């Protein structure tokens, strides 16, 4: 220098062919239970979906560029 993959909650990840309120597990907080703690159960909080722009009635999803990480080729 070229090509590809990945980027979504504090962590690990899902999200189908663009469409109704963006989700799960773990973790956090509160409650319930217990003599108490843990386990189990219930509820809640937590997201500018890496950034900018574009296409579209509508974008986490499609397109272009940029950024970061990983791998390959030279």
């Nucleotide at each position: 220098g070229g090509c590809g993959c990945u980027a979504u909650a504090g962590c690990u990840c899902a999200g189908u062919u663009g469409g109704u309120u963006a989700g799960a597990g773990c973790g956090g907080u509160a409650g319930a239970u217990u003599c108490a703690u843990a386990u189990c159960c219930u509820a809640c909080a937590g997201g500018u979906c890496g950034g900018u722009g574009g296409u579209u009635c509508a974008a986490a999803u499609c397109c272009a560029c940029c950024u970061a990480g990983c791998a390959c080729c030279a």
Molecule: transfer RNA
Organism: Campylobacterota bacterium